Predicted 3D model of a 77-nucleotide RNA (transfer RNA) from a Thermoplasmata archaeon. Its mean pLDDT, the model's own confidence on a scale to 100, is 82. It matches the Rfam family "tRNA". The family's RNA type in Rfam is transfer RNA. It was read from a public genome assembly.
RNA sequence: GCCACUGUGGCAUAGCCUGGUAGCGCGGCUGAUUCGUAAUCAGCAGGUCGAGGGUUCAAAUCCCUUCAGUGGCUCCA
Repeated sequence: GCCACUGUGGCAUAGCCUGGUAGCGCGGCUGAUUCGUAAUCAGCAGGUCGAGGGUUCAAAUCCCUUCAGUGGCUCCA
RNA backbone atom coordinates (compact mmCIF):
# COMPACT_ATOMS: atom_id res chain seq x y z
P G A 1 -0.80 3.66 3.64
O5' G A 1 -0.94 2.78 2.31
C5' G A 1 -0.69 3.34 1.02
C4' G A 1 -0.69 2.24 0.00
C3' G A 1 -1.93 1.36 0.00
O3' G A 1 -2.99 1.94 -0.75
C1' G A 1 0.00 0.00 0.00
P C A 2 -4.51 1.70 -0.34
O5' C A 2 -4.77 0.18 -0.75
C5' C A 2 -4.77 -0.20 -2.11
C4' C A 2 -4.99 -1.70 -2.24
C3' C A 2 -6.20 -2.24 -1.51
O3' C A 2 -7.41 -2.04 -2.22
C1' C A 2 -4.35 -3.59 -1.03
P C A 3 -8.81 -1.89 -1.46
O5' C A 3 -9.08 -3.36 -0.89
C5' C A 3 -9.30 -4.44 -1.79
C4' C A 3 -9.43 -5.74 -1.03
C3' C A 3 -10.44 -5.75 0.10
O3' C A 3 -11.77 -5.92 -0.36
C1' C A 3 -8.43 -6.74 0.84
P A A 4 -12.99 -5.32 0.49
O5' A A 4 -13.11 -6.36 1.71
C5' A A 4 -13.44 -7.72 1.47
C4' A A 4 -13.27 -8.55 2.73
C3' A A 4 -14.04 -8.06 3.94
O3' A A 4 -15.40 -8.44 3.93
C1' A A 4 -11.82 -8.57 4.57
P C A 5 -16.51 -7.49 4.60
O5' C A 5 -16.28 -7.74 6.15
C5' C A 5 -16.49 -9.03 6.71
C4' C A 5 -15.92 -9.12 8.12
C3' C A 5 -16.49 -8.11 9.11
O3' C A 5 -17.74 -8.51 9.64
C1' C A 5 -14.14 -8.16 9.29
P U A 6 -18.79 -7.38 10.09
O5' U A 6 -18.14 -6.79 11.41
C5' U A 6 -17.97 -7.61 12.57
C4' U A 6 -17.19 -6.89 13.63
C3' U A 6 -17.75 -5.55 14.08
O3' U A 6 -18.80 -5.68 15.01
C1' U A 6 -15.42 -5.36 13.72
P G A 7 -19.94 -4.51 15.04
O5' G A 7 -19.20 -3.30 15.76
C5' G A 7 -18.60 -3.47 17.04
C4' G A 7 -17.94 -2.18 17.51
C3' G A 7 -18.90 -1.01 17.70
O3' G A 7 -18.50 -0.22 18.83
C1' G A 7 -17.22 -0.42 16.15
P U A 8 -19.26 -0.42 20.19
O5' U A 8 -20.78 -0.13 19.82
C5' U A 8 -21.22 1.19 19.53
C4' U A 8 -22.71 1.30 19.76
C3' U A 8 -23.18 0.89 21.15
O3' U A 8 -23.03 1.94 22.08
C1' U A 8 -24.56 -0.11 19.50
P G A 9 -22.18 1.69 23.42
O5' G A 9 -23.28 1.79 24.57
C5' G A 9 -22.89 1.73 25.94
C4' G A 9 -23.59 2.83 26.71
C3' G A 9 -23.34 2.78 28.22
O3' G A 9 -23.23 4.10 28.72
C1' G A 9 -25.66 2.61 27.76
P G A 10 -21.76 4.71 28.84
O5' G A 10 -21.04 3.75 29.90
C5' G A 10 -19.71 4.07 30.37
C4' G A 10 -19.18 2.96 31.24
C3' G A 10 -19.04 1.61 30.54
O3' G A 10 -17.82 1.50 29.85
C1' G A 10 -20.17 1.33 32.61
P C A 11 -17.77 0.61 28.46
O5' C A 11 -17.86 -0.89 29.00
C5' C A 11 -16.78 -1.46 29.73
C4' C A 11 -17.07 -2.92 30.04
C3' C A 11 -17.46 -3.77 28.85
O3' C A 11 -16.34 -4.22 28.11
C1' C A 11 -18.98 -4.14 30.61
P A A 12 -16.50 -4.49 26.51
O5' A A 12 -17.41 -5.80 26.44
C5' A A 12 -16.90 -7.05 26.92
C4' A A 12 -17.97 -8.12 26.85
C3' A A 12 -18.64 -8.29 25.49
O3' A A 12 -17.87 -9.06 24.58
C1' A A 12 -20.28 -8.24 27.19
P U A 13 -18.07 -8.83 22.99
O5' U A 13 -19.65 -8.60 22.86
C5' U A 13 -20.34 -8.99 21.70
C4' U A 13 -21.78 -9.33 22.04
C3' U A 13 -22.81 -8.99 20.97
O3' U A 13 -22.89 -9.99 19.97
C1' U A 13 -23.58 -8.24 23.08
P A A 14 -23.31 -9.56 18.48
O5' A A 14 -24.91 -9.51 18.58
C5' A A 14 -25.62 -10.71 18.88
C4' A A 14 -27.11 -10.46 18.97
C3' A A 14 -27.77 -9.87 17.74
O3' A A 14 -27.97 -10.82 16.72
C1' A A 14 -28.63 -8.86 19.71
P G A 15 -27.90 -10.34 15.17
O5' G A 15 -29.03 -9.21 15.06
C5' G A 15 -30.41 -9.56 15.10
C4' G A 15 -31.25 -8.30 15.14
C3' G A 15 -31.10 -7.38 13.94
O3' G A 15 -31.92 -7.77 12.87
C1' G A 15 -30.97 -6.12 15.95
P C A 16 -31.26 -8.31 11.48
O5' C A 16 -30.56 -7.02 10.87
C5' C A 16 -31.34 -5.88 10.51
C4' C A 16 -30.51 -4.89 9.71
C3' C A 16 -29.83 -5.48 8.48
O3' C A 16 -29.75 -4.49 7.47
C1' C A 16 -28.19 -4.62 9.96
P C A 17 -30.89 -4.53 6.31
O5' C A 17 -30.50 -5.80 5.42
C5' C A 17 -29.29 -5.82 4.68
C4' C A 17 -28.96 -7.23 4.25
C3' C A 17 -30.03 -7.91 3.39
O3' C A 17 -29.90 -7.55 2.03
C1' C A 17 -29.30 -9.37 5.12
P U A 18 -31.24 -7.57 1.09
O5' U A 18 -32.36 -6.81 1.92
C5' U A 18 -33.46 -6.19 1.26
C4' U A 18 -34.65 -6.07 2.19
C3' U A 18 -34.35 -5.43 3.55
O3' U A 18 -35.49 -4.69 3.97
C1' U A 18 -35.22 -7.60 3.86
P G A 19 -35.67 -3.21 3.55
O5' G A 19 -35.74 -2.41 4.92
C5' G A 19 -34.77 -2.65 5.95
C4' G A 19 -34.83 -1.53 6.98
C3' G A 19 -36.21 -1.29 7.57
O3' G A 19 -36.07 -0.83 8.91
C1' G A 19 -35.47 0.65 6.44
P G A 20 -37.00 -1.56 10.04
O5' G A 20 -38.09 -0.46 10.38
C5' G A 20 -37.70 0.76 11.04
C4' G A 20 -38.92 1.56 11.45
C3' G A 20 -40.02 0.75 12.13
O3' G A 20 -40.67 1.58 13.09
C1' G A 20 -40.88 1.81 10.20
P U A 21 -40.67 1.12 14.62
O5' U A 21 -39.57 2.08 15.27
C5' U A 21 -39.46 3.44 14.84
C4' U A 21 -39.09 4.33 16.02
C3' U A 21 -38.38 3.62 17.17
O3' U A 21 -37.45 4.52 17.77
C1' U A 21 -40.37 4.62 17.96
P A A 22 -35.98 4.02 18.21
O5' A A 22 -36.19 2.86 19.28
C5' A A 22 -36.41 1.51 18.90
C4' A A 22 -35.39 0.57 19.51
C3' A A 22 -35.20 0.66 21.02
O3' A A 22 -36.22 -0.04 21.72
C1' A A 22 -33.10 0.46 19.93
P G A 23 -36.23 -0.05 23.37
O5' G A 23 -35.57 -1.46 23.73
C5' G A 23 -36.38 -2.62 23.75
C4' G A 23 -35.57 -3.88 23.68
C3' G A 23 -34.83 -4.31 24.94
O3' G A 23 -35.70 -4.87 25.92
C1' G A 23 -33.48 -4.70 23.04
P C A 24 -35.17 -5.02 27.44
O5' C A 24 -34.18 -6.26 27.40
C5' C A 24 -34.68 -7.55 27.09
C4' C A 24 -33.55 -8.57 27.04
C3' C A 24 -32.67 -8.64 28.28
O3' C A 24 -33.27 -9.38 29.34
C1' C A 24 -31.31 -8.62 26.36
P G A 25 -32.92 -8.96 30.86
O5' G A 25 -31.44 -9.52 31.07
C5' G A 25 -31.18 -10.92 30.99
C4' G A 25 -29.70 -11.19 31.07
C3' G A 25 -28.97 -10.52 32.23
O3' G A 25 -29.13 -11.23 33.46
C1' G A 25 -27.74 -10.19 30.26
P C A 26 -29.22 -10.38 34.82
O5' C A 26 -27.72 -9.86 35.03
C5' C A 26 -26.66 -10.78 35.24
C4' C A 26 -25.31 -10.09 35.15
C3' C A 26 -25.10 -8.92 36.10
O3' C A 26 -24.80 -9.33 37.43
C1' C A 26 -24.34 -8.33 33.96
P G A 27 -25.35 -8.42 38.64
O5' G A 27 -24.66 -7.00 38.42
C5' G A 27 -23.26 -6.85 38.61
C4' G A 27 -22.79 -5.48 38.16
C3' G A 27 -23.43 -4.29 38.87
O3' G A 27 -22.84 -4.03 40.13
C1' G A 27 -23.45 -3.91 36.55
P G A 28 -23.76 -3.43 41.31
O5' G A 28 -24.16 -1.97 40.80
C5' G A 28 -23.17 -0.97 40.63
C4' G A 28 -23.79 0.34 40.24
C3' G A 28 -24.92 0.82 41.14
O3' G A 28 -24.43 1.47 42.31
C1' G A 28 -25.59 1.00 38.89
P C A 29 -25.22 1.31 43.68
O5' C A 29 -26.52 2.20 43.49
C5' C A 29 -26.41 3.60 43.27
C4' C A 29 -27.77 4.20 42.96
C3' C A 29 -28.87 3.84 43.95
O3' C A 29 -28.84 4.66 45.12
C1' C A 29 -29.66 3.53 41.75
P U A 30 -29.39 4.04 46.51
O5' U A 30 -30.97 3.98 46.30
C5' U A 30 -31.72 5.17 46.12
C4' U A 30 -33.17 4.87 45.87
C3' U A 30 -33.82 3.90 46.85
O3' U A 30 -34.20 4.53 48.07
C1' U A 30 -34.39 3.28 44.65
P G A 31 -34.22 3.63 49.40
O5' G A 31 -35.49 2.68 49.22
C5' G A 31 -36.80 3.25 49.18
C4' G A 31 -37.81 2.23 48.71
C3' G A 31 -37.93 0.97 49.57
O3' G A 31 -38.71 1.18 50.74
C1' G A 31 -37.88 0.37 47.28
P A A 32 -38.46 0.22 52.00
O5' A A 32 -39.06 -1.19 51.53
C5' A A 32 -40.45 -1.33 51.25
C4' A A 32 -40.77 -2.73 50.76
C3' A A 32 -40.33 -3.85 51.70
O3' A A 32 -41.25 -4.07 52.75
C1' A A 32 -39.70 -4.36 49.48
P U A 33 -40.71 -4.43 54.21
O5' U A 33 -40.07 -5.87 54.06
C5' U A 33 -40.88 -6.98 53.67
C4' U A 33 -40.02 -8.18 53.34
C3' U A 33 -39.01 -8.57 54.41
O3' U A 33 -39.60 -9.34 55.44
C1' U A 33 -37.96 -8.54 52.28
P U A 34 -39.33 -8.90 56.96
O5' U A 34 -37.80 -9.26 57.19
C5' U A 34 -37.37 -10.61 57.09
C4' U A 34 -35.87 -10.70 57.31
C3' U A 34 -35.34 -9.93 58.51
O3' U A 34 -35.52 -10.65 59.72
C1' U A 34 -33.98 -9.49 56.64
P C A 35 -36.09 -9.90 61.01
O5' C A 35 -34.93 -8.91 61.43
C5' C A 35 -35.18 -7.86 62.36
C4' C A 35 -33.88 -7.24 62.83
C3' C A 35 -32.91 -6.89 61.73
O3' C A 35 -33.19 -5.61 61.17
C1' C A 35 -31.76 -8.08 63.43
P G A 36 -33.11 -5.47 59.53
O5' G A 36 -31.56 -5.56 59.21
C5' G A 36 -30.67 -4.51 59.60
C4' G A 36 -29.23 -4.91 59.39
C3' G A 36 -28.89 -5.38 57.99
O3' G A 36 -28.66 -4.30 57.10
C1' G A 36 -27.99 -6.88 59.56
P U A 37 -28.97 -4.51 55.49
O5' U A 37 -27.81 -5.48 55.01
C5' U A 37 -26.45 -5.02 54.98
C4' U A 37 -25.52 -6.14 54.60
C3' U A 37 -25.82 -6.85 53.29
O3' U A 37 -25.37 -6.14 52.16
C1' U A 37 -25.37 -8.44 54.97
P A A 38 -26.19 -6.29 50.78
O5' A A 38 -25.93 -7.81 50.35
C5' A A 38 -24.64 -8.23 49.93
C4' A A 38 -24.59 -9.74 49.80
C3' A A 38 -25.56 -10.34 48.80
O3' A A 38 -25.08 -10.28 47.47
C1' A A 38 -25.68 -11.53 50.82
P A A 39 -26.10 -9.98 46.26
O5' A A 39 -27.11 -11.22 46.29
C5' A A 39 -26.64 -12.53 45.96
C4' A A 39 -27.70 -13.56 46.30
C3' A A 39 -29.05 -13.35 45.63
O3' A A 39 -29.08 -13.90 44.32
C1' A A 39 -29.38 -13.69 47.93
P U A 40 -29.92 -13.13 43.16
O5' U A 40 -31.42 -13.22 43.67
C5' U A 40 -32.08 -14.48 43.80
C4' U A 40 -33.44 -14.31 44.42
C3' U A 40 -34.35 -13.31 43.72
O3' U A 40 -34.99 -13.87 42.60
C1' U A 40 -34.39 -12.90 46.05
P C A 41 -35.31 -12.91 41.32
O5' C A 41 -36.52 -12.01 41.82
C5' C A 41 -37.75 -12.61 42.19
C4' C A 41 -38.68 -11.59 42.79
C3' C A 41 -38.88 -10.33 41.97
O3' C A 41 -39.81 -10.50 40.91
C1' C A 41 -38.49 -9.73 44.21
P A A 42 -39.63 -9.64 39.54
O5' A A 42 -40.10 -8.17 39.97
C5' A A 42 -41.44 -7.94 40.36
C4' A A 42 -41.63 -6.52 40.85
C3' A A 42 -41.13 -5.43 39.91
O3' A A 42 -42.03 -5.15 38.85
C1' A A 42 -40.40 -4.98 42.10
P G A 43 -41.42 -4.64 37.43
O5' G A 43 -40.96 -3.15 37.73
C5' G A 43 -41.93 -2.14 38.03
C4' G A 43 -41.26 -0.93 38.62
C3' G A 43 -40.32 -0.16 37.71
O3' G A 43 -41.01 0.70 36.81
C1' G A 43 -39.32 -0.43 39.83
P C A 44 -40.28 1.11 35.41
O5' C A 44 -39.12 2.11 35.88
C5' C A 44 -39.45 3.34 36.52
C4' C A 44 -38.20 4.07 36.97
C3' C A 44 -37.19 4.38 35.89
O3' C A 44 -37.54 5.55 35.15
C1' C A 44 -36.07 3.47 37.75
P A A 45 -37.00 5.69 33.61
O5' A A 45 -35.47 6.14 33.80
C5' A A 45 -35.16 7.35 34.47
C4' A A 45 -33.69 7.40 34.81
C3' A A 45 -32.75 7.30 33.61
O3' A A 45 -32.57 8.56 32.99
C1' A A 45 -32.02 5.82 35.32
P G A 46 -32.41 8.62 31.37
O5' G A 46 -30.97 7.95 31.13
C5' G A 46 -29.79 8.55 31.65
C4' G A 46 -28.63 7.60 31.55
C3' G A 46 -28.36 7.07 30.15
O3' G A 46 -27.60 7.96 29.37
C1' G A 46 -28.35 5.29 31.70
P G A 47 -28.17 8.45 27.91
O5' G A 47 -27.81 7.24 26.93
C5' G A 47 -26.53 6.65 26.96
C4' G A 47 -26.13 6.13 25.61
C3' G A 47 -26.37 7.07 24.43
O3' G A 47 -25.30 6.97 23.52
C1' G A 47 -27.47 5.02 24.05
P U A 48 -24.37 8.27 23.19
O5' U A 48 -24.94 8.87 21.82
C5' U A 48 -26.32 8.93 21.57
C4' U A 48 -26.61 9.86 20.43
C3' U A 48 -26.06 9.47 19.07
O3' U A 48 -26.87 8.50 18.44
C1' U A 48 -25.73 11.79 19.45
P C A 49 -26.46 7.91 16.98
O5' C A 49 -25.91 6.45 17.29
C5' C A 49 -24.70 6.23 17.99
C4' C A 49 -24.32 4.76 17.90
C3' C A 49 -23.93 4.29 16.51
O3' C A 49 -22.94 3.29 16.63
C1' C A 49 -25.81 3.08 17.24
P G A 50 -21.93 2.98 15.39
O5' G A 50 -20.66 3.89 15.74
C5' G A 50 -20.31 4.12 17.10
C4' G A 50 -19.16 5.10 17.17
C3' G A 50 -19.33 6.35 16.35
O3' G A 50 -20.12 7.35 17.01
C1' G A 50 -17.21 5.43 15.92
P A A 51 -21.09 8.31 16.10
O5' A A 51 -20.07 9.21 15.27
C5' A A 51 -19.23 10.15 15.93
C4' A A 51 -18.44 10.96 14.92
C3' A A 51 -19.26 11.58 13.80
O3' A A 51 -19.87 12.80 14.19
C1' A A 51 -17.41 10.47 12.88
P G A 52 -21.31 13.23 13.50
O5' G A 52 -20.91 13.62 12.00
C5' G A 52 -20.07 14.74 11.76
C4' G A 52 -19.72 14.85 10.29
C3' G A 52 -20.90 14.82 9.32
O3' G A 52 -21.58 16.06 9.24
C1' G A 52 -19.22 13.38 8.54
P G A 53 -23.18 16.06 8.89
O5' G A 53 -23.24 15.57 7.37
C5' G A 53 -22.79 16.43 6.34
C4' G A 53 -22.64 15.70 5.02
C3' G A 53 -23.93 15.21 4.38
O3' G A 53 -24.67 16.24 3.74
C1' G A 53 -22.31 13.51 4.27
P G A 54 -26.30 16.06 3.57
O5' G A 54 -26.45 14.87 2.52
C5' G A 54 -25.97 15.04 1.18
C4' G A 54 -26.11 13.76 0.40
C3' G A 54 -27.53 13.24 0.23
O3' G A 54 -28.24 13.92 -0.79
C1' G A 54 -26.08 11.46 0.81
P U A 55 -29.84 14.02 -0.70
O5' U A 55 -30.37 12.54 -0.94
C5' U A 55 -30.16 11.90 -2.18
C4' U A 55 -30.71 10.48 -2.15
C3' U A 55 -32.14 10.36 -1.67
O3' U A 55 -33.07 10.62 -2.71
C1' U A 55 -30.79 8.75 -0.58
P U A 56 -34.33 11.62 -2.44
O5' U A 56 -35.25 10.78 -1.45
C5' U A 56 -35.78 9.52 -1.85
C4' U A 56 -36.35 8.79 -0.67
C3' U A 56 -37.31 9.58 0.20
O3' U A 56 -38.61 9.63 -0.36
C1' U A 56 -35.78 8.43 1.58
P C A 57 -39.43 11.05 -0.30
O5' C A 57 -39.77 11.20 1.25
C5' C A 57 -40.34 12.41 1.75
C4' C A 57 -40.86 12.19 3.15
C3' C A 57 -39.88 11.52 4.11
O3' C A 57 -39.00 12.45 4.71
C1' C A 57 -41.99 10.44 4.23
P A A 58 -37.43 12.04 4.83
O5' A A 58 -37.45 10.86 5.90
C5' A A 58 -37.84 11.12 7.25
C4' A A 58 -38.03 9.82 8.01
C3' A A 58 -36.80 8.92 8.04
O3' A A 58 -35.91 9.29 9.08
C1' A A 58 -38.72 7.65 7.50
P A A 59 -34.34 9.28 8.78
O5' A A 59 -34.00 7.72 8.71
C5' A A 59 -34.31 6.88 9.82
C4' A A 59 -33.23 5.82 10.02
C3' A A 59 -31.86 6.38 10.37
O3' A A 59 -31.17 5.43 11.18
C1' A A 59 -31.72 5.22 8.34
P A A 60 -31.32 5.53 12.73
O5' A A 60 -30.17 4.57 13.30
C5' A A 60 -28.81 4.94 13.18
C4' A A 60 -27.92 3.71 13.18
C3' A A 60 -27.96 2.90 11.89
O3' A A 60 -27.04 3.38 10.95
C1' A A 60 -28.24 1.47 13.77
P U A 61 -27.47 3.46 9.36
O5' U A 61 -27.90 1.97 9.00
C5' U A 61 -26.96 0.91 9.06
C4' U A 61 -27.64 -0.42 8.79
C3' U A 61 -28.21 -0.56 7.39
O3' U A 61 -28.03 -1.89 6.93
C1' U A 61 -29.94 -0.80 8.98
P C A 62 -26.87 -2.17 5.84
O5' C A 62 -27.34 -1.32 4.56
C5' C A 62 -28.17 -1.91 3.56
C4' C A 62 -28.35 -0.97 2.39
C3' C A 62 -27.12 -0.16 2.00
O3' C A 62 -26.23 -0.92 1.17
C1' C A 62 -28.98 1.28 2.12
P C A 63 -24.65 -0.66 1.25
O5' C A 63 -24.47 0.73 0.48
C5' C A 63 -24.78 0.83 -0.90
C4' C A 63 -24.52 2.24 -1.39
C3' C A 63 -23.17 2.83 -1.01
O3' C A 63 -22.12 2.40 -1.88
C1' C A 63 -24.86 4.40 -0.54
P C A 64 -20.63 2.27 -1.31
O5' C A 64 -20.14 3.79 -1.19
C5' C A 64 -20.02 4.60 -2.36
C4' C A 64 -19.64 6.02 -1.98
C3' C A 64 -18.43 6.16 -1.07
O3' C A 64 -17.20 6.05 -1.77
C1' C A 64 -20.17 7.54 -0.28
P U A 65 -15.91 5.47 -1.00
O5' U A 65 -15.49 6.67 -0.03
C5' U A 65 -15.07 7.92 -0.58
C4' U A 65 -14.96 8.97 0.51
C3' U A 65 -14.03 8.63 1.66
O3' U A 65 -12.66 8.86 1.35
C1' U A 65 -16.06 9.50 2.51
P U A 66 -11.55 7.93 2.02
O5' U A 66 -11.61 8.33 3.56
C5' U A 66 -11.27 9.66 3.96
C4' U A 66 -11.64 9.89 5.41
C3' U A 66 -10.99 8.95 6.41
O3' U A 66 -9.67 9.35 6.75
C1' U A 66 -13.30 9.14 6.88
P C A 67 -8.64 8.24 7.30
O5' C A 67 -9.09 8.06 8.82
C5' C A 67 -8.99 9.14 9.74
C4' C A 67 -9.52 8.75 11.10
C3' C A 67 -8.93 7.47 11.68
O3' C A 67 -7.66 7.68 12.28
C1' C A 67 -11.28 7.44 11.95
P A A 68 -6.60 6.46 12.28
O5' A A 68 -7.22 5.45 13.37
C5' A A 68 -7.30 5.85 14.73
C4' A A 68 -8.05 4.81 15.55
C3' A A 68 -7.54 3.38 15.41
O3' A A 68 -6.40 3.13 16.21
C1' A A 68 -9.90 3.40 15.23
P G A 69 -5.37 1.98 15.71
O5' G A 69 -6.14 0.63 16.04
C5' G A 69 -6.49 0.30 17.38
C4' G A 69 -7.37 -0.93 17.44
C3' G A 69 -6.80 -2.17 16.75
O3' G A 69 -5.85 -2.86 17.54
C1' G A 69 -9.06 -1.87 16.12
P U A 70 -4.72 -3.72 16.81
O5' U A 70 -5.50 -4.98 16.23
C5' U A 70 -6.14 -5.90 17.11
C4' U A 70 -6.90 -6.95 16.34
C3' U A 70 -6.10 -7.68 15.27
O3' U A 70 -5.25 -8.69 15.78
C1' U A 70 -8.20 -7.05 14.40
P G A 71 -3.91 -9.06 14.96
O5' G A 71 -4.42 -9.83 13.66
C5' G A 71 -5.08 -11.08 13.79
C4' G A 71 -5.69 -11.50 12.49
C3' G A 71 -4.74 -11.60 11.31
O3' G A 71 -3.95 -12.78 11.31
C1' G A 71 -6.71 -10.48 10.64
P G A 72 -2.52 -12.76 10.56
O5' G A 72 -2.89 -12.76 9.00
C5' G A 72 -3.58 -13.86 8.43
C4' G A 72 -4.01 -13.56 7.02
C3' G A 72 -2.88 -13.18 6.06
O3' G A 72 -2.16 -14.30 5.58
C1' G A 72 -4.69 -11.69 5.80
P C A 73 -0.62 -14.12 5.13
O5' C A 73 -0.70 -13.28 3.78
C5' C A 73 -1.32 -13.82 2.63
C4' C A 73 -1.43 -12.79 1.52
C3' C A 73 -0.11 -12.15 1.10
O3' C A 73 0.64 -12.97 0.22
C1' C A 73 -1.75 -10.47 1.37
P U A 74 2.24 -12.84 0.20
O5' U A 74 2.51 -11.41 -0.46
C5' U A 74 2.13 -11.17 -1.81
C4' U A 74 2.30 -9.70 -2.16
C3' U A 74 3.70 -9.13 -1.96
O3' U A 74 4.57 -9.45 -3.02
C1' U A 74 2.08 -7.65 -1.05
P C A 75 6.15 -9.41 -2.77
O5' C A 75 6.51 -7.87 -2.77
C5' C A 75 6.34 -7.09 -3.95
C4' C A 75 6.67 -5.63 -3.66
C3' C A 75 8.03 -5.36 -3.04
O3' C A 75 9.07 -5.36 -4.00
C1' C A 75 6.38 -4.13 -1.88
P C A 76 10.56 -5.76 -3.55
O5' C A 76 11.04 -4.50 -2.71
C5' C A 76 11.20 -3.23 -3.34
C4' C A 76 11.52 -2.16 -2.32
C3' C A 76 12.70 -2.44 -1.42
O3' C A 76 13.94 -2.15 -2.04
C1' C A 76 10.89 -1.66 -0.13
P A A 77 15.23 -3.03 -1.71
O5' A A 77 15.61 -2.58 -0.23
C5' A A 77 16.04 -1.24 0.02
C4' A A 77 16.08 -0.97 1.50
C3' A A 77 16.94 -1.94 2.32
O3' A A 77 18.31 -1.60 2.28
C1' A A 77 14.83 -1.65 3.36